[in-house]
């Protein structure tokens, strides 16, 4: 002096699913908002499950049965979402920490 996993900021790009319906608030009435409940729905915030496989153990050998570790964008809908707006896994560019390797 270069500099790997991995951690974190800024910036950009980013989906899906009823702004369904019924109740209240602001003189009335109709729009908007805002809060409650009801059905129906998304899955890419977070969370939970799970294959292959590996390992324990039962111990003469050999089968089994259990039991732990094990991926996701798959599965689950607890969270969270379903006009816009924010937000979002992931993905570019960039900064920091980091230092494995050399």
């Nucleotide at each position: 002096a270069g500099g790997a996993g991995g951690g974190u900021g800024g910036c950009g790009g980013g989906a899906g699913a009823g702004u369904c319906c019924c109740c209240c608030g602001g003189g009335c009435c109709g729009g908007u908002c805002g809060g409650g409940g009801g059905c129906g729905c998304c899955g890419a915030a977070g969370g939970a499950g799970c294959a292959a496989g590996g390992c324990c153990g039962c111990g003469g050998u050999g089968a089994g049965a259990g039991g732990c570790c094990g991926a996701a964008a798959c599965u689950c809908u607890c969270a969270g979402g379903c006009a816009a707006a924010a937000g979002u896994a992931c993905c570019g560019c960039u900064g920091c920490c980091g230092g494995a390797c050399g």
Annotation
This is a predicted structure of a 102-nucleotide RNA (Glycine riboswitch aptamer) from an Acetobacteraceae bacterium. Its mean pLDDT, the model's own confidence on a scale to 100, is 76. Its Rfam family is "Glycine riboswitch aptamer". About the family: This family represents the bacterial glycine riboswitch.